[in-house]
Guanidine-I riboswitch aptamer from Halalkalibacter krulwichiae, 97 nucleotides, folded computationally.
Taxonomically the source falls in Halalkalibacter (Bacteria, Bacillota, Bacilli, Bacillaceae).
The prediction has a mean pLDDT of 79.
RNA sequence: UCUUUGGCUUUCUAGGGUUCCGUACAUUCAGUAGUCUGGUCCGAGAGAAAGCACAUAGCAACAGCUAUGGACACGGAGGGAGAAAAGCCCGGGAGGU
Repeated sequence: UCUUUGGCUUUCUAGGGUUCCGUACAUUCAGUAGUCUGGUCCGAGAGAAAGCACAUAGCAACAGCUAUGGACACGGAGGGAGAAAAGCCCGGGAGGU
């Protein structure tokens, strides 16, 4: 100085806000409050579990079954969106080591 791989889905959690419900206040006509524990909701590359796929080996014999494996991962600001926000998405990005 240059280069650099990390499968998909579902459920859940940390976390997140405020459409709806509830709650609190106000009030009779509408409302206000997330600086309300909550239900619904959003939700992790660097959180968890399961399944599928993949690789290798064995068995089996064309349909599959079993076992093993997937390591590491510091990270803004800014921007984006169902009501909104976020550990969501841009993004294993910029940058740093």